[in-house]
Molecule: RNase P RNA; transfer RNA
Organism: Planctomycetota bacterium
RNA sequence: GAGGGCGGGUAGACGGUCGCGGGAGAAAUUCCGAGGAAAGUCCGGGCACCGCAGGGCAGGGUGGUGGCUAACGGCCACCGUUCGCAAGGAUAGGGAAAGUGCCACAGAGAACAGACCGCCGGGGCUUGCUCCGGUAAGGGUGAAACGGUGGUGUAAGAGACCACCGCGGGCGAUGGUGACAUCCCCGGCACGGCAAACCCCACCUGGUGUUAGGCCGAAUAAGGAGGAAGGGGCGGCUCGUCCCGUCACACCUCCGGGCAGGCCGCUAGAGACGGCGAGCAAUCGCCGUAGCAGACAAAUGACCGUUCACGACAGGACCCGGCUUAUCGCCCGCCCCUCGGA
RNA sequence: GGGGAUAUAGCUCAGUUGGGAGAGCGCGUGGAUCGCACCCACGAGGUCGGGGGUUCGAGUCCCCCUAUCUCCACCA
Numbered sequence: 001g002a003g004g005g006c007g008g009g010u011a012g013a014c015g016g017u018c019g020c021g022g023g024a025g026a027a028a029u030u031c032c033g034a035g036g037a038a039a040g041u042c043c044g045g046g047c048a049c050c051g052c053a054g055g056g057c058a059g060g061g062u063g064g065u066g067g068c069u070a071a072c073g074g075c076c077a078c079c080g081u082u083c084g085c086a087a088g089g090a091u092a093g094g095g096a097a098a099g100u101g102c103c104a105c106a107g108a109g110a111a112c113a114g115a116c117c118g119c120c121g122g123g124g125c126u127u128g129c130u131c132c133g134g135u136a137a138g139g140g141u142g143a144a145a146c147g148g149u150g151g152u153g154u155a156a157g158a159g160a161c162c163a164c165c166g167c168g169g170g171c172g173a174u175g176g177u178g179a180c181a182u183c184c185c186c187g188g189c190a191c192g193g194c195a196a197a198c199c200c201c202a203c204c205u206g207g208u209g210u211u212a213g214g215c216c217g218a219a220u221a222a223g224g225a226g227g228a229a230g231g232g233g234c235g236g237c238u239c240g241u242c243c244c245g246u247c248a249c250a251c252c253u254c255c256g257g258g259c260a261g262g263c264c265g266c267u268a269g270a271g272a273c274g275g276c277g278a279g280c281a282a283u284c285g286c287c288g289u290a291g292c293a294g295a296c297a298a299a300u301g302a303c304c305g306u307u308c309a310c311g312a313c314a315g316g317a318c319c320c321g322g323c324u325u326a327u328c329g330c331c332c333g334c335c336c337c338u339c340g341g342a
Numbered sequence: 343g344g345g346g347a348u349a350u351a352g353c354u355c356a357g358u359u360g361g362g363a364g365a366g367c368g369c370g371u372g373g374a375u376c377g378c379a380c381c382c383a384c385g386a387g388g389u390c391g392g393g394g395g396u397u398c399g400a401g402u403c404c405c406c407c408u409a410u411c412u413c414c415a416c417c418a
Stems, first nucleotide, its partner, number of pairs: 001339002003336008012307007020033005035313001039324002042322005047209004054243004059205005064078005079093001080091004094200002099198002101194003116139002118135008147165006166189001167187004172183004213264004223255005232247004257417002272289007308311001343414007352367004361398001369385005391407005
């Protein structure tokens, strides 16, 4: 240098003129003004509401171990499995001896299995076929055929027996917080796969979302019809069900009407940046700095100059932590392997 | 802004314990008719919206993406 693996950064920069949304100010003026994903709305939380306590079942979710966190289905570290020569990648990874179910086609046989070809023994005869029996090593089918390799053994064979590997069991020993690893002992093997099939086990779990919700205002026909009376209605901490609770200035359903006004919620937050410290890391602690969009049809743009790698995906709408998806290029760091050069 | 549903042949739709991709209409060819329609027979036509995963095997189960449809606030 070529090839490969992993991680991170950036998202044009600077100057000038004009313009847009918001804050401050009497005014001149001045300050601030989208993202790494603002996106999908897939998870988790804050916050808000439910006219009234609470419990069971059902339902939903998660699934190796330990940690982090406000919380999580996220992240970090480790373990097991698996792919790769390697750096590394992937992993919905509890239970299949609790039960139920499924395994199409092919194939002899698909789960307490089975014998088509073959091999071996015996009988028969038309001498290369048939009958009976043994066998499961070899062939064939299949995604999967009831351990694998080598040997002993045998008529041929077979865990029938032996060695190693695999598998199962052991309040076994050692190491580890643990998942687990290594070793030892026992058992010839009894236990195929599927739980992103039902299910079982463990743990978690009210519901609804800023069109939540609070205050003020305007307008209309403050309208009409129907339902249900206590073994009934309504509510279920706004979804199911039972217990239960509650109930007349009340409730439900349908049709019709008015307005899509103003203010709050609305941004200082598990926040950002920098430094130091603890930790393998995720993350946490302490100190310091600046004062960081809040619109409601909704603001970031246009032009000129210089410069470079000639600029992708895309734009707030209550706010955060994640995940996922989209993304032109450019830059940086660490590592692996092979070949070439020094 | 926040929920819900759907996507299978040209059109309208079925498709359940995961193994065959289907129906009706339409289309084509042939028959029947003097001819057309109705009718009869046969046939063509499918990336099951796209991608990935689980499984021996996916329209079906799980995850991600795309498109379309639909619902909502307040007052009395």